[in-house]
Two RNAs folded together computationally: RNase P RNA and transfer RNA, 418 nucleotides in total.
RNA sequence: CAAGUAGAAUAAAUGAUCGCGCCUGCCUCCAGCAGGUGAGGAAAGUCCGGGCUUCGCAGGGCAGGAUGCCGGAUAACGUCCGGUGGAGGUGACUCCAAGGAUAGUGCAACAGAAAUAAUACCGCCGCAUUUAUUGCGGUAAGGGUGGAAUGGCAGUGUAAGAGACUACCGCUUCUUUGGUAACAAAGAAGGCUGUGUAAACCCCAUCCGAAGCAAGACCAGAUAGAGAACUAUAGGCUUGCCCGGUCUGUUCUCAGGUGGGUCGCUAGAGGUUGUCGGCAACGACGAUCCCAGAUAGAUGAUCAUUCACGACAUAACCCGGCUUAUCGUUCUGCUUGGUUU
RNA sequence: CGGCGAUUAGCGCAGCCCGGUAGCGCAUCUGGUUUGGGACCAGAGGGUCGCAGGUUCGAACCCUGCAUCGCCGACCA
Repeated sequence: CAAGUAGAAUAAAUGAUCGCGCCUGCCUCCAGCAGGUGAGGAAAGUCCGGGCUUCGCAGGGCAGGAUGCCGGAUAACGUCCGGUGGAGGUGACUCCAAGGAUAGUGCAACAGAAAUAAUACCGCCGCAUUUAUUGCGGUAAGGGUGGAAUGGCAGUGUAAGAGACUACCGCUUCUUUGGUAACAAAGAAGGCUGUGUAAACCCCAUCCGAAGCAAGACCAGAUAGAGAACUAUAGGCUUGCCCGGUCUGUUCUCAGGUGGGUCGCUAGAGGUUGUCGGCAACGACGAUCCCAGAUAGAUGAUCAUUCACGACAUAACCCGGCUUAUCGUUCUGCUUGGUUU
Repeated sequence: CGGCGAUUAGCGCAGCCCGGUAGCGCAUCUGGUUUGGGACCAGAGGGUCGCAGGUUCGAACCCUGCAUCGCCGACCA
C1' cells in the first nucleotide's frame, strides 16, 4: 500500500423567525406571558423472556407447548459469555435446533437383482449336460442402479471368494490419567448384530396457571326493556379436561344508553462516571444526573451559510433480548500478500 | 395499541395434520354437432404452490425469517 476479518461510535452542522405537546412560575379563574423540556438504533416485526394488573388463594393430576453438548451470567429467557466436538477458510476468524436410531413404531418414491432380514442382473469359480449354450450349486472381490448396498485398505488363504485369518485405521466396550464437566490422551479387549431419518411419531431431562394497560381501580352522567337456557343431583367463574375452590339469579342473544373525567403513566432490574472482583458475560461499592408522557394523538415549516447533499424509519404501560430495514463517515484490534529500509 | 387468521392456474376452492408425478369447477383455445349462434360432446393449453433461507435423498406440505391482505376487541344497565 492492497485485500480481508472482528468490534465500536455517529446518524449533516450552525444561527434566526413562525408554530405544536407537557411541566413550573406569575395570575381569583380563563386568556396571556416568561422559563424549562420534547423520539430511535432500530421507537418496527410482535418472535421470546420478565415486571405490573385482574382472575378469592394460584393448589394437584392428565393433556398440550417450549427448550436440548458442558460450565457460568441473569429478575428471566429460545438471550449472552467462556469452553468441548463438528464444518468452512492459507489465516485473522466464521457457522452449527449439537440429547437418544442398541426402548418401540413408521417411512425410504423412481431406479435397481436386492432398501434392512432378505437377495443374485452382468461377472468370477466348480459340477453335469452339451460344446451355441443351458441347468444346478458356490461367491459378494469387480461392474451396473441409487442420496444410501451391510466397516476401509493391504496381505494370507481359496476352485473362485469371504473378518475365514493377520497388521494398520475406524467402530463398540472397559480401565487408567488430566479436566468441575462436555471431553481429551494412553492402554486392553471384542471380529464388528448391522444404513439414514426424531425441523416423523416417540423416549429421556428441564421449564411453563390464564388473560392482557381496550389489563384494572374510581368519579360523574344517560337509558327501555324483551326473549331463551338452567335453577342447587343446577348453572356460571376458576386453564383445554378432571379433582379441588368459589358465587347464588347467573349466563347468552337481540334491542337501548354513554362514548366524559381522574388514576394506572413513567424515578426505572434508569443514565453517565470512578474504583474493585471476574478471561468474559456480569457483579459490588461510591459520586453525579432527571431525560417525552400525548388521547385524533405534540418534534414541523421557512430563510441564511457550509459540507461528504443526508439512509431506514416516528414513542402510546414499562424493561431485557432476538430478528428484520438502513445513504454514508470515523476509529480500534488482528490476518494474508506485495514493496521499501 | 392488543389478539387471531389467510396466501395454490385469469376467478373461486381442494390437497398440507401423516413429505414422493399438483387437482376440481367456471373461464380460455381447438375440433365435432347446427343454416349460423348458444347449449351439449370430445380434447388441449395454462402453476417458479406469496418471497427468502434451513431440515431431508426428496418440501405446496416440516421449521425459521419477511411481505401482503382480512377479521375481532370500549363502557353501562

It holds a member of the Rfam family "Bacterial RNase P class A". About the family: Ribonuclease P (RNase P) is a ubiquitous endoribonuclease, found in archaea, bacteria and eukarya as well as chloroplasts and mitochondria. It is annotated as a ribozyme.